[in-house]
Context: one part of a larger RNA
Molecule: small-subunit ribosomal RNA, central domain
Organism: metagenome
């Protein structure tokens, strides 16, 4: 390699948009490349294989056959692939009509909370904790009450709700923008579906550069705890958390389950359409969830959102450690990613 695999054993790429390929719907017709079948040529001899024969038998040898599963040449066949013409609408696309969300980017705007300031009111503790203590305070604090300013984050609504390709996405509002769904069947006629490279977008942390700076907090101080305690628990407290512009590219980036597409029992609950109205129930379509059968799984499950029946195309696995390590490329400002080994060892 072929075979098995790939939720939990080792194994689905964080996600998409796509190049190469690789696969691809109905009907007709037409070539005959793959395909099929016949002829002919060729596929040296030895060997190997089968029959028979020769040495006493065996190896050996000698003869015949068959085999040489391939190539070439031609004549044919025409179901399916291809290739060419034509055509269709169910597969994708588009129009139009409605409808729907926390989808995105950008501007405005508000409350509560919190700090901090300034002014009242007031008097002796506040604050924290198993329990203190550091720490704050008669130079007037905690409490309250009034006014200012600050950054951030959006209680209820809130759902097993919704909306995005993943990563994400929630006060309110305007603006620009993108998407899906539903009904029409009006339009185009396969355009389709996967997708090595490739490009894009990708939490938090970090990283430049300039901005902010309220909360909270690595790091570091202190105060407990302890045998010790570089922690757990308090008090404090820079970086960072935010905002702009630019890298990083990595998470248990998870559903630990690639993506399309067909096909197979039932139940309840829900979101948005849609028809029917009798305002009740059952109906259809596209989500989001629970039980559950058949079938499946090694069990735990899984189950029309399948881990079931098929089918096409991508990634990946292939014993434990060594090791996601060394080297070496390549990227990166660096930290570091991406590819990714062997000795040995059980």
């Nucleotide at each position: 390699c072929u075979g098995g695999g790939u939720u939990u054993a080792a194994a689905g790429g964080g996600u998409g948009a796509g190049u190469a390929g690789g696969c691809g719907g109905a009907c007709c017709g037409a070539u005959a490349a793959g395909u099929c079948a016949g002829u002919g040529g060729u596929g040296a001899a030895a060997g190997a294989c089968u029959g028979u024969a020769g040495c006493u038998u065996a190896a050996c040898u000698a003869u015949a056959g068959a085999a040489a599963u391939g190539c070439c040449a031609u004549u044919g066949a025409u179901a399916c692939u291809a290739c060419c013409g034509g055509c269709c609408u169910u597969g994708a696309g588009u129009a139009c009509a409605g409808u729907u969300g926390a989808g995105g980017c950008a501007g405005g705007c508000g409350g509560a909370a919190u700090g901090u300031g300034c002014a009242g009111u007031g008097u002796a503790g506040c604050g924290g904790u198993g329990a203190a203590a550091u720490g704050c305070u008669u130079a007037g604090a905690u409490a309250u009450u009034g006014c200012a300013c600050a950054g951030a984050a959006c209680a209820c609504c809130a759902a097993u709700u919704g909306c995005g390709a993943a990563g994400g996405c929630a006060g309110c509002u305007u603006g620009c923008u993108a998407a899906g769904c539903u009904g029409u069947u009006a339009c185009u006629g396969a355009c389709g579906c996967u997708g090595a490279g490739u490009c894009a977008c990708g939490a938090a942390a970090g990283c430049g550069u300039g901005g902010g700076g309220a909360u909270c907090a690595a790091a570091c101080a202190g105060g407990a705890u302890u045998a010790g305690a570089u922690a757990c628990c308090c008090u404090g407290g820079u970086a960072g958390u935010c905002c702009a512009c630019g890298c990083c590219g990595u998470a248990a980036a998870c559903u630990a389950u690639g993506a399309u597409c067909a096909c197979u029992c039932g139940u309840u609950g829900u979101u948005g359409g849609c028809g029917a109205u009798a305002u009740a129930c059952a109906g259809c379509c596209a989500g989001c969830g629970g039980c559950u059968g058949a079938g499946c799984a090694a069990a735990a499950g899984c189950a029309u959102u399948a881990a079931g029946u098929g089918a096409u195309c991508c990634a990946c696995c292939u014993g434990g450690g060594g090791a996601g390590u060394a080297c070496g490329a390549c990227g990166g400002c660096a930290a570091c990613g991406u590819u990714g080994a062997a000795a040995c060892u059980c």